Source information:
The prediction has a mean pLDDT of 86. A computed fold for a 499-nucleotide part of an RNA from Arsukibacterium sp. MJ3, annotated as large-subunit ribosomal RNA, domain I. It was read from a public genome assembly.
[in-house]
Context: one part of a larger RNA
RNA sequence: CGUACACGGUGGAUGCCUUGGCAGUCAGAGGCGAUGAAGGACGUACUAACCUGCGAAAAGCUGUGGGAAGCCGGUAAGAGGCGUUAGACCCGCAGAUAUCCGAAUGGGGAAACCCAACGCAUUUAUGCGUUAUCGCUACAUGAAUACAUAGUGUAGCGAGGCAAACCGGGAGAACUGAAACAUCUAAGUACCCCGAGGAAAAGAAAUCAACCGAGAUUCCGUUAGUAGCGGCGAGCGAACGCGGAGUAGCCCUUAAGCUGUAUUGGUGUUAGUGGAAUACUCUGGAAAGAGUAGCGAUACAGGGUGAUAGCCCCGUACACGACAAUGCCUUUACAGUGAAAACGAGUAGGACGGGACACGUGGUAUCCUGUUUGAACAUGGGGGGACCAUCCUCCAAGGCUAAAUACUCCUGACUGACCGAUAGUGAACCAGUACCGUGAGGGAAAGGCGAAAAGAACCCCUGUAAGGGGAGUGAAAUAGAACCUGAAACCGUGUACGU
Numbered sequence: 001c002g003u004a005c006a007c008g009g010u011g012g013a014u015g016c017c018u019u020g021g022c023a024g025u026c027a028g029a030g031g032c033g034a035u036g037a038a039g040g041a042c043g044u045a046c047u048a049a050c051c052u053g054c055g056a057a058a059a060g061c062u063g064u065g066g067g068a069a070g071c072c073g074g075u076a077a078g079a080g081g082c083g084u085u086a087g088a089c090c091c092g093c094a095g096a097u098a099u100c101c102g103a104a105u106g107g108g109g110a111a112a113c114c115c116a117a118c119g120c121a122u123u124u125a126u127g128c129g130u131u132a133u134c135g136c137u138a139c140a141u142g143a144a145u146a147c148a149u150a151g152u153g154u155a156g157c158g159a160g161g162c163a164a165a166c167c168g169g170g171a172g173a174a175c176u177g178a179a180a181c182a183u184c185u186a187a188g189u190a191c192c193c194c195g196a197g198g199a200a201a202a203g204a205a206a207u208c209a210a211c212c213g214a215g216a217u218u219c220c221g222u223u224a225g226u227a228g229c230g231g232c233g234a235g236c237g238a239a240c241g242c243g244g245a246g247u248a249g250c251c252c253u254u255a256a257g258c259u260g261u262a263u264u265g266g267u268g269u270u271a272g273u274g275g276a277a278u279a280c281u282c283u284g285g286a287a288a289g290a291g292u293a294g295c296g297a298u299a300c301a302g303g304g305u306g307a308u309a310g311c312c313c314c315g316u317a318c319a320c321g322a323c324a325a326u327g328c329c330u331u332u333a334c335a336g337u338g339a340a341a342a343c344g345a346g347u348a349g350g351a352c353g354g355g356a357c358a359c360g361u362g363g364u365a366u367c368c369u370g371u372u373u374g375a376a377c378a379u380g381g382g383g384g385g386a387c388c389a390u391c392c393u394c395c396a397a398g399g400c401u402a403a404a405u406a407c408u409c410c411u412g413a414c415u416g417a418c419c420g421a422u423a424g425u426g427a428a429c430c431a432g433u434a435c436c437g438u439g440a441g442g443g444a445a446a447g448g449c450g451a452a453a454a455g456a457a458c459c460c461c462u463g464u465a466a467g468g469g470g471a472g473u474g475a476a477a478u479a480g481a482a483c484c485u486g487a488a489a490c491c492g493u494g495u496a497c498g499u
Base pairs, nucleotide, nucleotide: 001498002497003496004495005494006493007492008491009490015484016448017447020419021418022416023415024414025413026412027411028410029408030407031162032161039101040100041099042055043054044053046078049075050074051073061095062094063093064092065091066090070082071081072080106115107114108113116131117130118129119128120127121126122125133159134158135157136156137155138154139153140152141151166197167195168194169193170192177184181231207214208213218245219244220243221242222241228236229235249400250399251398252344257337258336259335260334261333262332265329266328267327268326269325270324272320273319274318278293279292280291281290282289294311295310296300302314303313304312349373350372351371352370353369354368355367356366359385380395381394382393383392384391435442436441455483458470459469460468461467
């Protein structure tokens, strides 16, 4: 040095586990904000730190309801207290307080800071309140400039900001595809802006159809990858009709409807309450396991308990419950809105230029409109895919309208041939943290002793706050906190053999 065996070290794979995730289903909710939000800063306990809660009334205050023998949130003990039917702590509802920043709004500002004015109170040092801008309304005042107007001021009301997706509108790419590329495509997508609601939008035919007829809108299936469009390339791509979901109609002379407040009855939500039924023996550290004999079940969903429990605990089926707050349905009453005016004229239509329609200008109807023109008035007008006639059908240029549809930041219950710590969220753990970056931004690693800390008193070795050996606990300590299991690489010790 090699081989073999045995025993170790190191390492943290694997197995098992799950506090966390992922994807859904069914319900709820679909907003919060000048009555100061979202998000923060700083404080706040017997307390040094962090998390949680709260706000100088500061892990809290008041009222009310529930419930209760324990409690003073967590890491986390200790100290000191509170409470036990005269009710602490806890839970629901309603209130009070709510520093400073932040739309931030008295002015300023390098956010959490600086500096005011006015009014009212007073204990004379403070306290309380008001003071932003814009819009609308009302009143006052009031220039150049006579009347006026602009402007200014005051009062009242409203707005502002935040928020995951869904929705309507405005504006609007490129990569890419066409095997290059320009029309085209990607795509009216991404991104940006405005606005709204719990949905939004659309909507009661100047619609389709085809000589038969249908009867608002929306969504789904089909029609159909059809008819078509298309450097007729790549690709794009309907409608009629049919079957479903859901249905609802109205108004502009009079209100159909909607909203709010109060009210009648009902039903939910926000705390809760009751809730069946088992014992013995054996193994074991421990019984829920095994054996024997029972019982409940409108409850054998699930979880916990020292191994696997219907009958030990929490629950579950089922039944019940509200002072208060609040949702929905319903009865009635009142108020508001609808409400603009009065049937639609610079409109329909034409020309030119664009855009939207599946339809790229084409033979291109229809819709929108930047420029420019410009009717008729129901004896009228629009459409039926160039255009004309006949015929059919409808009535534009005013408005409202639930449901079926889309979505999920959020709440509850439940589900999974979803994950199980290199997986599953980036994050199971004090994670958008540590750390990196001037910044925008990027962005981790890190779970498991044991049933219970019973977390090793005491002794010894030693420079030990290291490490170890005894002792003790424990079922187990090769479960000892660098803690379940403990693979491999890698490093040793011992024995045997070989060289």